[in-house]
Context: one part of a larger RNA
RNA sequence: UGCACAGGGUGGAUGCCUUGGCGAUUACAGGCGAUGAAGGACGUAGAAGCUUGCGAUAAGCUGCGGGGAGUUGGCAAACAAACUUUGAUCCGCAGAUUUCCGAAUGGGGAAACCCGGCCUUUUGGCCAUCAAUAACUGAAUCCAUAGGUUAUUGAAGCGAACGUAGUGAACUGAAACAUCUAAGUAACUACAGGAAAAGAAAUCAACCGAGAUUCCCAAAGUAGUGGCGAGCGAAAUGGGAAGAGCCUGCAAGAGAUAGUGAGAUGAGAUAGUGGAACAUUCUGGAAAGGAUGACGAAACAGGGUGAUAGUCCCGUACACGAAAUCCAUCUAACAGGACUGGGCUUGCGACAAGUAGGGCGGGACACGAGAAAUCCUGUCUGAAGAUGGGGGGACCAUCCUCCAAGGCUAAAUACUCGUAAUCGACCGAUAGUGAACCAGUACCGUGAGGGAAAGGCGAAAAGAACCCCGGGAGGGGAGUGAAAUAGAACCUGAAACCGUGUGCAU
Numbered sequence: 001u002g003c004a005c006a007g008g009g010u011g012g013a014u015g016c017c018u019u020g021g022c023g024a025u026u027a028c029a030g031g032c033g034a035u036g037a038a039g040g041a042c043g044u045a046g047a048a049g050c051u052u053g054c055g056a057u058a059a060g061c062u063g064c065g066g067g068g069a070g071u072u073g074g075c076a077a078a079c080a081a082a083c084u085u086u087g088a089u090c091c092g093c094a095g096a097u098u099u100c101c102g103a104a105u106g107g108g109g110a111a112a113c114c115c116g117g118c119c120u121u122u123u124g125g126c127c128a129u130c131a132a133u134a135a136c137u138g139a140a141u142c143c144a145u146a147g148g149u150u151a152u153u154g155a156a157g158c159g160a161a162c163g164u165a166g167u168g169a170a171c172u173g174a175a176a177c178a179u180c181u182a183a184g185u186a187a188c189u190a191c192a193g194g195a196a197a198a199g200a201a202a203u204c205a206a207c208c209g210a211g212a213u214u215c216c217c218a219a220a221g222u223a224g225u226g227g228c229g230a231g232c233g234a235a236a237u238g239g240g241a242a243g244a245g246c247c248u249g250c251a252a253g254a255g256a257u258a259g260u261g262a263g264a265u266g267a268g269a270u271a272g273u274g275g276a277a278c279a280u281u282c283u284g285g286a287a288a289g290g291a292u293g294a295c296g297a298a299a300c301a302g303g304g305u306g307a308u309a310g311u312c313c314c315g316u317a318c319a320c321g322a323a324a325u326c327c328a329u330c331u332a333a334c335a336g337g338a339c340u341g342g343g344c345u346u347g348c349g350a351c352a353a354g355u356a357g358g359g360c361g362g363g364a365c366a367c368g369a370g371a372a373a374u375c376c377u378g379u380c381u382g383a384a385g386a387u388g389g390g391g392g393g394a395c396c397a398u399c400c401u402c403c404a405a406g407g408c409u410a411a412a413u414a415c416u417c418g419u420a421a422u423c424g425a426c427c428g429a430u431a432g433u434g435a436a437c438c439a440g441u442a443c444c445g446u447g448a449g450g451g452a453a454a455g456g457c458g459a460a461a462a463g464a465a466c467c468c469c470g471g472g473a474g475g476g477g478a479g480u481g482a483a484a485u486a487g488a489a490c491c492u493g494a495a496a497c498c499g500u501g502u503g504c505a506u
Base pairs, nucleotide, nucleotide: 001505002504003503004502005501006500008498009497015491016456017455020427021426022424023423024422025421026420027419028418029416030415031158032157039101040100041099042055043054044053046079049075050074051073061095062094063093064092065091066090070083071082072081106115107114108113116127117126118125119124129155130154131153132152133151134150135149136148137147162193163191164190165189166188167187173180177227203210204209214241215240216239217238218237224232225231245408246407247406249348250347251346252345253344259334260333262331263330264329265328266327268326269325270324272320273319274318278293279292280291281290282289294311295310296300302314303313304312357381358380359379360378361377362376363375364374367393388403389402390401391400392399443450444449463490466477467476468475469474
């Protein structure tokens, strides 16, 4: 040095586990904000830090309910000092307090800071901008108007997706590329709602008829469109989901509008309550396992307990419960068309003009100017008026059908930041969220931004008193434990890699 065997170190794979994720279903909720939000800064406990809670009344204050024995949140044990059957801690509802920043709003500002004015004086209150309304004032300039002042009301900002509208790419595909495609997508912007948008035919159809809109299935990858390339791509019609129709200006009238407060009711929401039935023995550290014999079941879903428990614990089936707030329904009262698109009756009135259409230029329609109807309009024009007008894919006639240029409208449809419950031939720590752990943290970057690693002793800390070696680290005894090669660098403990011992070979 090699090989073999044995026994170690290192390392952290594998197995098992799960507090965390992922996906879905159902129901609810679909907003919060000048009564100061979302999000933060700084504080706050007897005691230093982080976290959770809270706000100078600061892990809390008050009231009303629930509950019933311990409690002063967690990491995190011990100590100290307290509270509590005169009902604490805890849970729910309603209040009080709620520093500073932040739309941030008295002015400023490099957010969490600086500097004011007025009124009150004990705390304190008010002072931004814009819009609407009202009042008072008021120039050049006579009346007026502009402007100014005050009051009242409203707005603003945030929020995951869904929605409508405005602006609107490129990569890409066409095997290059320009029309075309990607795509009216991404992105940006404005605004809204719990949905939004659309919507009661100047619609389709075809000589038969249908009868608002929206969504789904088929029609159909059809008819078409298209450097007739790549591609794009309907509708009628049929079947379903859902189903609802309406309104207008003026005047008068009646009284079941919205609404307001009150009362009643509730399988409703926000705390909760009751809730069946097992013993002995064996193995074992431990029984829920084995054996023997029982019992419950409107409950054998699930979880926990020293191994695998219907009958030990929490629960589960089932039954019940609210002072307070919310929700729903009903009742009577007030109210009198205010809110809202819109109540009803009667009388009178109105029936949509720079519009339809046309020319030029664009855009939308599945349809790229095409034979190109239809819709929108930047520009120039410009009717008729129900004896009228639009449409039926150039255009004309016949025929059929509808009535534009005003408005509203539930449901079926889309989505899930969130709440509750349930589920999974979903993951199981290099997986599953980036994040099972104090993670959008540490760290990197001027910044926009990028962005980790890191779970497991044991049933219980019983976490090793005491002795010995050592400066310590560490180790040897002793002790605990079922086990310590379970000793905190802690379950299992693979491989690579590195020592040790023995044998053989060189």